[in-house]
Model confidence (mean pLDDT): 88 of 100.
The RNA shown here (SAM riboswitch aptamer (S box leader)) has 88 nucleotides and comes from a Solirubrobacteraceae bacterium.
Of the family's consensus pairs, 96% are formed in the model.
It matches the Rfam family "SAM riboswitch aptamer (S box leader)". Rfam describes the family as follows. The SAM riboswitch is found upstream of a number of genes which code for proteins involved in methionine or cysteine biosynthesis in Gram-positive bacteria.
The sequence was found by an Rfam model in a public genome assembly.
RNA sequence: GACACAUCCAGAGGGGUGGAGGGACUGGCCCGACGAAACCCCGGCAACCUCCCGCAAGGGCACGGUGCCAAUUCCUGAAAGAUGUGAC
Numbered sequence: 001g002a003c004a005c006a007u008c009c010a011g012a013g014g015g016g017u018g019g020a021g022g023g024a025c026u027g028g029c030c031c032g033a034c035g036a037a038a039c040c041c042c043g044g045c046a047a048c049c050u051c052c053c054g055c056a057a058g059g060g061c062a063c064g065g066u067g068c069c070a071a072u073u074c075c076u077g078a079a080a081g082a083u084g085u086g087a088c
């Protein structure tokens, strides 16, 4: 990077560096100098994989691998996007 499957109205923020953008994209509507993105530290949420119990359905844990922590994926549209797992 292309493919398949599952999920996306729940949940969870402080500090440091930084210094004007950010919410994928369209049209909206928002967030931002009372400090955006990004990076780092600490904390947290969740439970896809892992692990444990079970024939299964299902249940449990949260050490490990990811993910996530404004707004329903913010709303909207599409042959859209995101995350996980699998296989290439």
Base pairs, nucleotide, nucleotide: 001088003086004085005084006083007082008081013042014041015040016039017038021031022030023029025077027075028074043069044068045067048065049064051060052059053058073080